Predicted 3D model of a 72-nucleotide RNA (transfer RNA) from Parcubacteria group bacterium CG1_02_42_13. NCBI's taxonomy places the organism under Bacteria, Bacteria candidate phyla.

Order: sequence, then C1' cells, then structure tokens
RNA sequence: GGCCCCAUCGUCUAGCGGUUAGGACAUCAGCUUUUCAAGCUGAGAACAGGAGUCCGACUCUCCUUGGGGCUA
Repeated sequence: GGCCCCAUCGUCUAGCGGUUAGGACAUCAGCUUUUCAAGCUGAGAACAGGAGUCCGACUCUCCUUGGGGCUA
C1' cells in the first nucleotide's frame, strides 16, 4: 500500500429502518444493620465525527478518525 472486521452509559454487552436505546457489573441515594458486607428499592449515565438515502437512520451508503486481522 491492498483487502476484511470492529467502534453504543465508567466497563462488558443487546438492539433485522418506526424502542422511552435495554441488560449485567460499577457509581450515587434511601431502607435494613451497632458498623461493614450482603440484600431490597430508586436515580444518574451512551449511539466516534461528517455527509448522503429515506416520511423516518444506532441500523443502509460514502468519507474521515481510532483499534484489530490477513497479505506483499
């Protein structure tokens, strides 16, 4: 250089064009406990950036950025 794959809450991850973008762990608050842990209840927290297609895009297309693999 060429080809292919990946990018979603702090982390891991689900999401077959119409979802309130879901779950687990973590964090915070409350309850419980002498305290801690555990348990229960609740809260906050995310679609890498840009453009396009479409009535409608996390989802499809293109470019860029970052990561990974194969190849010379």